[in-house]
Large-subunit ribosomal RNA, domain II from a Deltaproteobacteria bacterium, 715 nucleotides, folded computationally.
Context: one part of a larger RNA
RNA sequence: GGCGGGGAGUUUGUGGUCAUGGCGAGGUUAAGGAGUGAAACUCCGAAGCCGCAGGGAAACCAACAGGUCCGCAACAUCGCCAGGGACGGGGUAUGAAAGUGCCCGGAGUCAUGGCUGCAAGACCCGAAACCAGUCGAUCUAGCCCUGGGCAGGAUGAAGCCGCGGGAAACCGCGGUGGAGGUCCGCUACCGGUACUGAUAUGCAAAUCGUUCGGGUGACCUGGGGCUAGGGGUGAAAGGCCAAUCAAGGCUGGUGUCAGCUGGUUCCUCCCGAAAUAUCUCGAAGGAUAGCCUGGCCGGAGGUAGAUGGCAGUAUAGAGCACUAAUUGAGUGUUUAGGGGGAGAAAUCCCUCGGCAUUCUGUUAAACUCCGAAGCUGUCAUCGCCGUAGAAGGCCGGAGUGAGGGCGCGGGGGUAAGCUCCGUGUCCGAGAGGGGAAUAACCCAGACCGGGGUUAAGGUCCGUAAAUGCCAGCUAAGUAUUAAAUAGGAAAGGUGUUCUCGGCCCAAGACAGUGGGAAGGUAGGCUUAGAAGCAGCCAUCCUUUAAAGAGUUCGUAACAGAUCACCCACCGAGGUUUAGGGCCCUGAAAAUCGACAGGGUUAAGUUGGCUACCGAUACCCCGGAGGUCCGAGAGGAUUCGUGUAGGGAGGCGUCCUGUUUGGGCAGAAGCUGGGGCGUGAGCUCCAGUGGACCAUGCAGGAAUGAGAAUCCCGCU
Numbered sequence: 001g002g003c004g005g006g007g008a009g010u011u012u013g014u015g016g017u018c019a020u021g022g023c024g025a026g027g028u029u030a031a032g033g034a035g036u037g038a039a040a041c042u043c044c045g046a047a048g049c050c051g052c053a054g055g056g057a058a059a060c061c062a063a064c065a066g067g068u069c070c071g072c073a074a075c076a077u078c079g080c081c082a083g084g085g086a087c088g089g090g091g092u093a094u095g096a097a098a099g100u101g102c103c104c105g106g107a108g109u110c111a112u113g114g115c116u117g118c119a120a121g122a123c124c125c126g127a128a129a130c131c132a133g134u135c136g137a138u139c140u141a142g143c144c145c146u147g148g149g150c151a152g153g154a155u156g157a158a159g160c161c162g163c164g165g166g167a168a169a170c171c172g173c174g175g176u177g178g179a180g181g182u183c184c185g186c187u188a189c190c191g192g193u194a195c196u197g198a199u200a201u202g203c204a205a206a207u208c209g210u211u212c213g214g215g216u217g218a219c220c221u222g223g224g225g226c227u228a229g230g231g232g233u234g235a236a237a238g239g240c241c242a243a244u245c246a247a248g249g250c251u252g253g254u255g256u257c258a259g260c261u262g263g264u265u266c267c268u269c270c271c272g273a274a275a276u277a278u279c280u281c282g283a284a285g286g287a288u289a290g291c292c293u294g295g296c297c298g299g300a301g302g303u304a305g306a307u308g309g310c311a312g313u314a315u316a317g318a319g320c321a322c323u324a325a326u327u328g329a330g331u332g333u334u335u336a337g338g339g340g341g342a343g344a345a346a347u348c349c350c351u352c353g354g355c356a357u358u359c360u361g362u363u364a365a366a367c368u369c370c371g372a373a374g375c376u377g378u379c380a381u382c383g384c385c386g387u388a389g390a391a392g393g394c395c396g397g398a399g400u401g402a403g404g405g406c407g408c409g410g411g412g413g414u415a416a417g418c419u420c421c422g423u424g425u426c427c428g429a430g431a432g433g434g435g436a437a438u439a440a441c442c443c444a445g446a447c448c449g450g451g452g453u454u455a456a457g458g459u460c461c462g463u464a465a466a467u468g469c470c471a472g473c474u475a476a477g478u479a480u481u482a483a484a485u486a487g488g489a490a491a492g493g494u495g496u497u498c499u500c501g502g503c504c505c506a507a508g509a510c511a512g513u514g515g516g517a518a519g520g521u522a523g524g525c526u527u528a529g530a531a532g533c534a535g536c537c538a539u540c541c542u543u544u545a546a547a548g549a550g551u552u553c554g555u556a557a558c559a560g561a562u563c564a565c566c567c568a569c570c571g572a573g574g575u576u577u578a579g580g581g582c583c584c585u586g587a588a589a590a591u592c593g594a595c596a597g598g599g600u601u602a603a604g605u606u607g608g609c610u611a612c613c614g615a616u617a618c619c620c621c622g623g624a625g626g627u628c629c630g631a632g633a634g635g636a637u638u639c640g641u642g643u644a645g646g647g648a649g650g651c652g653u654c655c656u657g658u659u660u661g662g663g664c665a666g667a668a669g670c671u672g673g674g675g676c677g678u679g680a681g682c683u684c685c686a687g688u689g690g691a692c693c694a695u696g697c698a699g700g701a702a703u704g705a706g707a708a709u710c711c712c713g714c715u
Base pairs, nucleotide, nucleotide: 001715002714003713004712005711006710011120012119013118014117015116016115017114018113019112020111021110022109023108026050027049028048032044033043034042035041054061055060064088067087068086069085070084075079089104090103091102092101093100094099123263124262126260130253131252132251133250134249135248141227142226143225144224145223146222147221148220149219150217152184153183154182155180159176160175161174162173163172164171165170189214190213191212194210195209197208198207229245231241232240233239266650267649268648269647270646271645276289277288278287279286280285290400291399292397293396294395295394296393297392301385302384303383305382306381307380308379309378310377311376312375313374317370318368319367323364324363325362328359329358330357331356332355333354335353337352338351339350340349341348342347403427404426405425406424407423408422409421410420411419412418432443433442434441447623448622449621450620451619452618453617457613458612459611460598461597466610468609469608470607471606472605473604479600480599491585492584493583495582496581497580498579499578501576502575503574504573512569513568514567515566516565518542519541520540523537524536525535548563552561553560625639626637627636628635629634651704653701654700655699656698657697658696660694661693662692669688670687671686672685673684674683675682676681
């Protein structure tokens, strides 16, 4: 891992509420007792409890058995009207009163059951801990008592002796001597450095190998003893205190508590959420409200949609009339301040400014002279819903209170698959088709079976359907991506195509080719030079078909080349501004590689057209169900996803009572088949098996397994 078995909302008490039943202004017994073979059952037993009156803190006081009207059901040809509603009236508390609060025209109670609150282990499993008592120092820490152990070698302190020196103190030399938490050392013994070696279901719950530290000492060690759990002991590592230590083990409190994790077992049908607000030692939890569900009351209107009227709201946009900011200019001003000038000073003048005002150009969430679409309220009409019961109200049961994506409008942020709001929608809780795959993008809301038609999206192949039609564009494999997840800009292009203009043109344009492009003059100045062409100033006149006091090269300066401009040849469009389409450059990322792939010059792209394919959508047929009508038979139908969750009806297991049955001529169980039911399941046949089993009704449960790192067993 697999298989089999076990495995989780129970029981008691006490409240709430609903259902059913008994009795009913009453209802009911408890303990206890009697009868009986009996815990069963029957009968006694109102002590008590609840109800029959409320208000008030209390003292205390104390209410409609129906006065008027509306009116559902029922009955009824007018109406009458239980229940219901509106008044009126009443009780009490408070108050001077007015008024206000609660209450009043008789329904309860007992039992059983369902759901649920509370108290209990309270659906099951799960801590780390806390407290009490008790057992431990045969391990280990320290200490006490009493014993034991340490090959061999090295070094050579003090002291002493001798000799020498010295006035002395004392010193030197040579011996002797044998000190030391001295040295070497696999003696024994103690330790445990490195290989981060071996081992790693080991030889071993700490070992093995090599290497290494100490080895006369604060040394090692035997035996005996002492210290005990918030305590010991500790040359101190939070170390050690029996393989356990930031508080030992064991037993008990104990089924600790857990707002946390996991798990929680059959079927079908109906409805169906929330991830928000307020408060919270609150933020992983609660309480209340909101949103869901079921029942009851109620009895005629309701209103999500559309259109219109009226009223409100001042956002988008726009604007500068206010507030605030702001460009340039003008005017005025005994106008704060800076700078400059005049003057002995006072002061004056100029300038940059200040303030005010005019013109001009702008900006604003906290500006508005204006101002939509919208939104809100209300009324009307239409639509829709509603006596097959809407609106509204009361009660039982919840879950939720971590949300998320996208579009639009905003706050924060450089930004984010970011964060915080509003609004709509979807996912959540939504299957199906499309988007290659892909919660929330597009289409579309799935009861079951069959047939057809479409949606989004597609129709070259894989792959269902056009190698469809008409007219353009693209030459880049651009592209073949609706968008997003999953990028492409500023800036450029004499790539190509389309459009609106301007100008030139048969009196000949544009391009090309041939020729000319002169004179005054080398204009003047400057300069070493400056001659069209370093620079400054000026830029005239003449001859002409035309030719600048010169467009670009060039020279030291000249020269030279060239252009503007003119003529000729040629013979039809040329040139240019602006704009649109497709395309190109801009364009760099890490394993080899992506239009999803093949491939494609259309099978790319733009516009138009006609077919076809394509879903659980839509239509048709059949069936089952829900809801409603109906006494029934039957009928109607605008109904159909679904997590948390609410409600309803069923299936099956075990036991009990009863009923009806089956069984050795073969029960249960098991194996293999057939059939029925939407399903849980039920049933029939054959084989096996060898003794019990089942139906109907009713009752009672230790009642349903795939999950809990679930428990036990087998494999």
Rfam family: Bacterial large subunit ribosomal RNA.
The organism belongs to Myxococcia, within Bacteria.
The prediction has a mean pLDDT of 85.
RNAcentral holds the full RNA, with entries from ENA.